[in-house]
Context: one part of a larger RNA
Molecule: small-subunit ribosomal RNA, central domain
Organism: uncultured bacterium
RNA sequence: CUGGGCGUAAAGGGCGCGUAGGCGGCCUUCUAAGUCAGACGUGAAAUCCCCGGGCUCAACCCGGGAACUGCGUCUGAUACUGGAAGGCUUGAAUCCGGGAGAGGGAUGUGGAAUUCCAGGUGUAGCGGUGAAAUGCGUAGAUAUCUGGAGGAACACCGGUGGCGAAGGCGGCAUCCUGGACCGGUAUUGACGCUGAGGCGCGAAAGCCAGGGGAGCAAACGGGAUUAGAUACCCUGGUAGUCCUAGCCGUAAACGGUGCGUAUUUGCUGUAAAAGGAAUCGACCCCUUUUGUGGCGUAGCCAACGCGUUAAAUACGCCGCCUGGGAAGUACGGUCGCAAGAUUAAAACUC
Numbered sequence: 001c002u003g004g005g006c007g008u009a010a011a012g013g014g015c016g017c018g019u020a021g022g023c024g025g026c027c028u029u030c031u032a033a034g035u036c037a038g039a040c041g042u043g044a045a046a047u048c049c050c051c052g053g054g055c056u057c058a059a060c061c062c063g064g065g066a067a068c069u070g071c072g073u074c075u076g077a078u079a080c081u082g083g084a085a086g087g088c089u090u091g092a093a094u095c096c097g098g099g100a101g102a103g104g105g106a107u108g109u110g111g112a113a114u115u116c117c118a119g120g121u122g123u124a125g126c127g128g129u130g131a132a133a134u135g136c137g138u139a140g141a142u143a144u145c146u147g148g149a150g151g152a153a154c155a156c157c158g159g160u161g162g163c164g165a166a167g168g169c170g171g172c173a174u175c176c177u178g179g180a181c182c183g184g185u186a187u188u189g190a191c192g193c194u195g196a197g198g199c200g201c202g203a204a205a206g207c208c209a210g211g212g213g214a215g216c217a218a219a220c221g222g223g224a225u226u227a228g229a230u231a232c233c234c235u236g237g238u239a240g241u242c243c244u245a246g247c248c249g250u251a252a253a254c255g256g257u258g259c260g261u262a263u264u265u266g267c268u269g270u271a272a273a274a275g276g277a278a279u280c281g282a283c284c285c286c287u288u289u290u291g292u293g294g295c296g297u298a299g300c301c302a303a304c305g306c307g308u309u310a311a312a313u314a315c316g317c318c319g320c321c322u323g324g325g326a327a328g329u330a331c332g333g334u335c336g337c338a339a340g341a342u343u344a345a346a347a348c349u350c
Stems, first nucleotide, its partner, number of pairs: 003322004007304002012318001014201004021194003025088007033081002035077008049065006091191001092188003095184004103177007110154001115149007125136002162169002206247002209244003215241002220236004258317006266295011299306002323350003332343004
């Protein structure tokens, strides 16, 4: 420098923003760097190749030719790429008008339930299990009624539903705020795609400080089970789970499928929007768009399966893989309070 690959065999970065870089729509003119053509110079000799010759052959040696696919200079070509200038609107963005949504942040607020506290009624059980026991209860429990406290989560709606880049997001109200979509085609005029580094976000658990603590519940105690039972079951129960500020930076972070663009038969469901027909008015019917499901054509695939939301057909860019174990380990570096994370081998062995 290069090949083949990455849904399940090894392999898509957890996700986004974006720097360098790579790549880049339509038309015209100029340029001529890349590109192409020709000429000249150079490309030492030997070697390699071809022809001929000399040692009895060969190796070896000698002569000639070709080649040395390269580089430089000059002249020319201008389709493509690049550069310069001008223009365009279909890519991209903006604007105007809309409706949808658990998208994010903050503040406030509501009811059901559990637990606890106080009081009333009331009496011997309650609880729990496969069966029990530990446990709770005559110091009055369980049950039931009234009042109060406090924390956490939001039944029904609820969906095979919606929103978000991912993680994720679910009572209600207000404020602040991001994005997508539909319609109008008014504006800019390629402003684009991707993205090594970098920066940010990032479930749960865990860590630090201060709060909070109802329920649940690692650890732990007890009761059972059992040959044992450091478990499964039961009764308790602390971290934690919750809030604020800050770390951590991982995951089966999964669609195990990177992002973008274009092209390619269909059927059916669903969510949102616009238009049309009909209508008193419609959420029924038809069309289009965007998202999200199911089934399947061609094609692809080792098969399973994928199949306009591709794993089809192509292009651009990034990441990653290269037999199993040793090992996502050691060492070193970076990051972290720590836990550890990240980068990442080898000996040896099969």